[in-house]
RNA sequence: AGGUUAAUUUGGCAAAGCCAUUGAAAAAUGGGGACGCAAAGCUAUAGGGGCUAAAGUAUUCACAUACCAUGCCAGCCAGUUGCAUGA
Numbered sequence: 001a002g003g004u005u006a007a008u009u010u011g012g013c014a015a016a017g018c019c020a021u022u023g024a025a026a027a028a029u030g031g032g033g034a035c036g037c038a039a040a041g042c043u044a045u046a047g048g049g050g051c052u053a054a055a056g057u058a059u060u061c062a063c064a065u066a067c068c069a070u071g072c073c074a075g076c077c078a079g080u081u082g083c084a085u086g087a
Base pairs, nucleotide, nucleotide: 012037013036018031019030020029021028022027035075041080042079043078047077048076049073050072051071056067057066058065059064
């Protein structure tokens, strides 16, 4: 924009990647940006699962290696709250 219909709304969020900042990192925040999402709203020692490993501990002549979350992820499952439609 078109079609159908009695009725098919207005809208919302924002992946990857890029830039800047914070952080040891995972990652987060902001700006562009759109993969997608009917809860991709909220909840992270009050469920499960995953990621990172600074400090710490152990080993090592050393370099390093291993373990470890009260750090991080809810757009992994989950819990919980809500919106729309005549149904």
c-di-GMP-I riboswitch aptamer from Bacillus methanolicus, 87 nucleotides, folded computationally. Taxonomically the source falls in Bacillus (Bacteria, Bacillati, Bacillota, Bacilli). It matches the Rfam family "c-di-GMP-I riboswitch aptamer". From the family's description: GEMM was predicted in a large-scale screen for bacterial structured RNA regulatory elements. Genes associated with GEMM are involved in a diverse array of functions, including chemotaxis regulation, signal transduction, secretion and chitin.